[in-house]
Description: Small-subunit ribosomal RNA from an uncultured marine bacterium, 1503 nucleotides, folded computationally. It matches the Rfam family "Bacterial small subunit ribosomal RNA". Gene Ontology terms of the family: structural constituent of ribosome and ribosome. The sequence is in RNAcentral, with records from ENA and SILVA.
RNA sequence: GAGUUUGAUCAUGGCUCAGAUUGAACGCUGGCUGUAUGCUUAACACAUGCAAGUCGAACGGCAGCAUGUUUGUUCUUCGGAACAAAUGAUGGCGAGUGGCGGACGGGUGAGUAAUGCGUAGGAAUCUACCUUUAAGUGGGGGACAACCUGAGGAAACUUAGGCUAAUACCGCACACCUUCUUCGGAAGAAAGCUGGGGAUCUUCGGACCUGGCGCUUAAAGAUGAGCCUACGUCAGAUUAGCUUGUUGGUGGGGUAAUGGCCUACCAAGGCUACGAUCUGUAGCUGGUCUGAGAGGAUGAUCAGCCACACUGGGACUGAGACACGGCCCAGACUCCUACGGGAGGCAGCAGUGGGGAAUAUUGGACAAUGGGCGAAAGCCUGAUCCAGCAAUACAGCGUGUGUGAAGAAGGCCUUCGGGUUGUAAAGCACUUUCAGUAGUGAAGAAAGCUUUUUAAUUAAUAGUUUUUAAGUUUGACAUUAGCUACAAAAGAAGCACCGGCUAACUCUGUGCCAGCAGCCGCGGUAAUACAGAGGGUGCGAGCGUUAAUCGGAAAUACUGGGCGUAAAGGGCGCGUAGGCGGGUAUUUAAGUCAGAUGUGAAAGCCCCGGGCUCAACCUGGGAACUGCAUUUGAAACUAAAUAUCUAGAGUAUGGCAGAGGAAAGUAGAAUUUCCGGUGUAGGGGUGAAAUCCGUAGAUAUCGGAAGGAAUACCAGUGGCGAAGGCGGCUUUCUGGACCAAUACUGACGCUGAGGCGCGAAAGCGUGGGGAGCAAACAGGAUUAGAUACCCUGGUAGUCCACGCCGUAAACGAUGAGUACUAGGUGAUGGGGAAUUCGUUCUUCAGUGCCGAAGCUAACGCAUUAAGUACUCCGCCUGGGGAGUACGACCGCAAGGUUGAAACUUAAAGGAAUUGACGGGGGCCCGCACAAGCGGUGGAGCAUGCGGUUUAAUUCGAUGCAACGCGAAAAACCUUACCUACCCUUGACAUCCACAGAAUUUUCUAGUGAUAGAGAAGUGCCUUCGGGAACUGUGUGACAGGUGCUGCAUGGCUGUCGUCAGCUCGUGUCGUGAGAUGUUGGGUUAAGUCCCGUAACGAGCGCAACCCUCAUCCUUUGUUGCCAGCGCGUAAUGGCGGGGACUCUAAGGAAACUGCCGGUGAUAAACCGGAGGAAGGUGGGGAUGAUGUCAAGUCAUCAUGGCCCUUAUGGGUAGGGCUACACGCGUGCUACAAUGGACAGUACAACGGGUUGCAAUACCGCGAGGUGGAGCUAAUCCUUCAAAACUGCUCUCAGUCCGGAUUGAAAUCUGAAACUCGAUUUCAUGAAGUCGGAAUCGCUAGUAAUCGCAGAUCAGAAUGCUGCGGUGAAUAUGUUCUCGGGCCUUGUACACACUGCCCGUCAAACCAUGGGAGUGGUUGUACCAGAAGCAGGUAGACUAACCUUCGGGAGGUCGCUUACCACGGUAUGAUUCAUGACUAGGGUUAAGUCGUAACAAGGUAACC
Repeated sequence: GAGUUUGAUCAUGGCUCAGAUUGAACGCUGGCUGUAUGCUUAACACAUGCAAGUCGAACGGCAGCAUGUUUGUUCUUCGGAACAAAUGAUGGCGAGUGGCGGACGGGUGAGUAAUGCGUAGGAAUCUACCUUUAAGUGGGGGACAACCUGAGGAAACUUAGGCUAAUACCGCACACCUUCUUCGGAAGAAAGCUGGGGAUCUUCGGACCUGGCGCUUAAAGAUGAGCCUACGUCAGAUUAGCUUGUUGGUGGGGUAAUGGCCUACCAAGGCUACGAUCUGUAGCUGGUCUGAGAGGAUGAUCAGCCACACUGGGACUGAGACACGGCCCAGACUCCUACGGGAGGCAGCAGUGGGGAAUAUUGGACAAUGGGCGAAAGCCUGAUCCAGCAAUACAGCGUGUGUGAAGAAGGCCUUCGGGUUGUAAAGCACUUUCAGUAGUGAAGAAAGCUUUUUAAUUAAUAGUUUUUAAGUUUGACAUUAGCUACAAAAGAAGCACCGGCUAACUCUGUGCCAGCAGCCGCGGUAAUACAGAGGGUGCGAGCGUUAAUCGGAAAUACUGGGCGUAAAGGGCGCGUAGGCGGGUAUUUAAGUCAGAUGUGAAAGCCCCGGGCUCAACCUGGGAACUGCAUUUGAAACUAAAUAUCUAGAGUAUGGCAGAGGAAAGUAGAAUUUCCGGUGUAGGGGUGAAAUCCGUAGAUAUCGGAAGGAAUACCAGUGGCGAAGGCGGCUUUCUGGACCAAUACUGACGCUGAGGCGCGAAAGCGUGGGGAGCAAACAGGAUUAGAUACCCUGGUAGUCCACGCCGUAAACGAUGAGUACUAGGUGAUGGGGAAUUCGUUCUUCAGUGCCGAAGCUAACGCAUUAAGUACUCCGCCUGGGGAGUACGACCGCAAGGUUGAAACUUAAAGGAAUUGACGGGGGCCCGCACAAGCGGUGGAGCAUGCGGUUUAAUUCGAUGCAACGCGAAAAACCUUACCUACCCUUGACAUCCACAGAAUUUUCUAGUGAUAGAGAAGUGCCUUCGGGAACUGUGUGACAGGUGCUGCAUGGCUGUCGUCAGCUCGUGUCGUGAGAUGUUGGGUUAAGUCCCGUAACGAGCGCAACCCUCAUCCUUUGUUGCCAGCGCGUAAUGGCGGGGACUCUAAGGAAACUGCCGGUGAUAAACCGGAGGAAGGUGGGGAUGAUGUCAAGUCAUCAUGGCCCUUAUGGGUAGGGCUACACGCGUGCUACAAUGGACAGUACAACGGGUUGCAAUACCGCGAGGUGGAGCUAAUCCUUCAAAACUGCUCUCAGUCCGGAUUGAAAUCUGAAACUCGAUUUCAUGAAGUCGGAAUCGCUAGUAAUCGCAGAUCAGAAUGCUGCGGUGAAUAUGUUCUCGGGCCUUGUACACACUGCCCGUCAAACCAUGGGAGUGGUUGUACCAGAAGCAGGUAGACUAACCUUCGGGAGGUCGCUUACCACGGUAUGAUUCAUGACUAGGGUUAAGUCGUAACAAGGUAACC
């Protein structure tokens, strides 16, 4: 920096990602070179080999090897050779004595939180080898190995006797600058070996001289080591007290040395909140990784220190060890054994097993560097140098370069045109790094040895050391590095990713499956997210994944955060430690600042150079090492000391307000109870009731009495108190605040971890009290239930005294203190000034509201800060688990305080926004209710749906917004369904080939599709090839599908709703989502209009424009009309004629709140009126904004994808869609007298008609039939409209109502009325007497009622669409129901209340607590006591020295004492392990019961 909480926003907050890194591991892949690195786990166990020896110039010697000499034998080429024996004579040397070294080098990190490490210091010490200096090195003695001879033993080894050397051992002498000292003195050493040699001596060994090496004493240095001090060095307080050699002193002991290091005595100290003790974890550091830094993490390789060496203990030797490849003991383990006893220690280098995700060769060499021994040569050296293995890391190089478009082939995609892979390949030209083969070929080598030369030493030209020159020799690596030649592009590319973060997209497969996933999340048939492919992106001999660290994370915040509401202010005060602290002056120099010195190892990091062709790597120099110590200065600030001041703080004096506190007393009203009177039937209670009280007299009312509790009015965001809290009145005692003016003290202050005190209500204990109220409880209701809400009762309790408890949403959700920073306006307490006495101004303290700057995520806060600063305290670090568990403390208990983890989760939470919703509010509208009229729901029938049935009862539509709907018409057809039988390029389209004109028609079989056999016909155009149309046959491309998906779609439609809304541009406001505009005041049918207004305008809707009806005018005048004029008839526009009227159908006029009055803001508008055919949208229609419902339709049509292809396609016949215990919707007809029947009489409109409508006439009771004038229609027909009106009858009945059902007989349509049509006549005459809960329509030419026509249609309407006739009632209004609109409010909803969501129970899984106990670790007390050092010693033994020869000194062994490891017993402790059972918790698409919360959540919620 990004992703992720939301519909969106801001902020809070967690989770996650991009970076760097690693001793890594795993997966896929793998060409070369260089440089590094390589058991992080079991400090688990180890086979085998090697890792520490060396010195013969310390010694006695001679096992083995080699040489020489002597003797013998054999052979002989007579030179000699071979063999045997003797000889330590020589080179040398096994074993041994002795010296030095095995305390270094190498490994590991178990232990250790300080006996460690780091930094800086210190004094009471030792130091082999090395360096320097001084002195010495005389003279004696006795042994023991080896060896020899025995003994024991399986072995390891042990043991007895005897011989022997030394630089082994022991005395003596001399001795210092050594040590001790009583200052007289005393004590204490030594070793020789070797080279050379002139003179002299010789027992020929040498003596002697000389050089070198060694030895002894002493001093000093260097190096190394030991000790002490200060500071720093992880986590836990759910570890708060620890300590008896403990702290100090004195004497003594001990040590190289200080010291309780040890011991005796004395004193009672020492450490600790600045974290002792205890527990857990851990080697420390230079450094390494990361980071801008500060920090954080880490301590492999390299380097310094420490610790350890199978586990535990111990000492010996030594300069140095309590000793990795030494010893003793104990323990575990392994091995050998003759069972008696022995041996061993890879955390050295290799290597093995084991563990593990995981880490190499049983390699070469001492050539170099270094170490040990040696005089040296040299020997030893798994230190080291090299090589081997490993992409483990870093660095470098390569896998080719140029050209090459027919943009090849192939792959993939495609809109079928093409695109892409892609200059990529091929082809042509060129190069050869690396690898390969062959050759050549450095550096790493200095020393050493031989000869020579110089100098020193010396008597010496020996010798030794030093110097010069020449020669010679030494390489593991090594088939080295490097260089040259040869050949050929020849041998050398993968891995991950491609939804967003995050660079990179398509196809196919799959179908919430398989799978992916770091987070968000993908996958349920069109997946850029799974799998494969093509393409692309990134890195590249690597690439990904996993693990881990830092970063991002300002997410523990020193740098650099917060706490009103997100997590977070302690309930409040007093006050200890601590922190911080007013003015002035002087001093000091702890902090602070500056300089200097020492140190801060090397390596590393950084800078500048150098060397490998570069780089990594190596190397030289510098810088740095931010630190510590010492020292010299400065004196502003802090600190310290001294002196002083008054502004902070306090005291005194005088006032003043107050429910401040404690105690005692007292008052009236009210409730209740009791007594008495009056009085009578109810009272009480509720939404409505009931339980309850009352005729035994209640309630009501009057009088009286008792008792307890609380104090109306005043009363107030008024007062007081630190908070909790405090309310009648009076008295007593008592705390604090405030105001005014002076005086005094002189910083006495602020905060406050622990501590102490106070602390509502409830609760607990003891004793009182008890009127009212009232948990629990009882009863009555409510309810599906009601352990509740409501009602009637009612006990603890509430009250008092004393004692506990110690918590609250103890809230201003706001710690205390100080200072500063605009105002306005109330009200409380006090003071001052002015006053015209009304009041005004001002000041201090406290308390409210509104607001500027500023702050804040916003809301909001704002001199009473949440502003600006300082001081101190408390608290926070995702949600849940959980304020839980365990532990501890407090409490009588209830419980409180302190307070985790495992596990789980990607969010949880805050403020604000837009919606939606509310059994929230306000305003308004609608046949929404109300007021009316008529229905439905009951009956019968019609019709549709569900259900059931069926071979099939085809499919769709399902709350409003499906159900007389698609269907404006299922007997066949339709038809999609079922059964049976047929067809397969197909019933239909295009293309190809062949044949035939097409076409019409007869017969046979079959129910038919179809099949077979005939007959008629032989056409049109032509360039004569053929072509067009049609039919048949054949092949394949294809046709076909009412098969699926309306949740892939287009189109169309429904609905909210003909509701008044929905938006945009610019501007403004807001961090932003958004707001404003569109809200407000009026008004309207209307976001209609007006006014106001940080808005100004605009768009889609509204309205208007369109059609129709209503009035009039003009024009037109047949088929319509007929007033007037004629003709004619029984009569009729029948005829001549006419255009006046009706009418037809074109065009106009008319209505606009235009006019008047009133109301209103003078506006918009409303109310009333006039005129008018019509009046405020005149009636009706068409017209349906943005959007909502994944609404409906793949079966109207179109269409993506999928599916079927001798069938899910096509054909035929029959059946079905018409079924029928039942339920629902919509209708028709009725139930009758406002009626039925009969008779008579009158008046329409819209329409339709040639496959048609059909008149007059005749026949039939009738449906209808016969027949056919007229009409392609203002002409003819349909066509008698019916209700109405007049008269008559019926007289309230299952009827002269009603007509279902059924029987018989007919008619019509049609191939065909059985399933299954309509109609007619006669007969039959069911239910039904006005319909429960509920529910529908309608506001005027409307409802109601009456008929008529049309579409569909062969026939078949009670349906649908239209038409006219007759023609009402009611509306006070908006309380309620439903729906809608606007504003506002709440919200935990946003899939938006059909929302969200809680708890028990049931199921599965997970971790945790308790738990009789069991095991591990550890403390204390006691027992025990190996080896060993020290002490003691009455036993045994004893070479050196002394001796008076008896012995002594000294020593060794044995025994014993103290200490002590292992072990044992008892009793504690323990964030450890485990445990039958048990408790709560968490998680888990669709379980059970309720509905607690979110809206007034239906009883406001919460503590």